[in-house]
RNA sequence: GCCUCUAUAGCUCAGUGGCAGAGCAUCGGUUUUGUAAACCGGGGGUCGGGGGUUCAAAUCCCUCUAGAGGCU
Numbered sequence: 001g002c003c004u005c006u007a008u009a010g011c012u013c014a015g016u017g018g019c020a021g022a023g024c025a026u027c028g029g030u031u032u033u034g035u036a037a038a039c040c041g042g043g044g045g046u047c048g049g050g051g052g053u054u055c056a057a058a059u060c061c062c063u064c065u066a067g068a069g070g071c072u
Stems, first nucleotide, its partner, number of pairs: 001071007010024004018055001026042005048064005
């Protein structure tokens, strides 16, 4: 220098055009003498930045940034 992949909640990840989700964590409640465990419920997201396509973009296209891998 070129190619490929990844970036979504505090963490690990799903979602491949039409309402942003799960598990864990956190908070509250039930239970217990108390703690843990179990069960029920809640909060938490400008979907890495910018631009484009579209009625509509986390999703498709371009570019940038960061990370991982490969080729020379």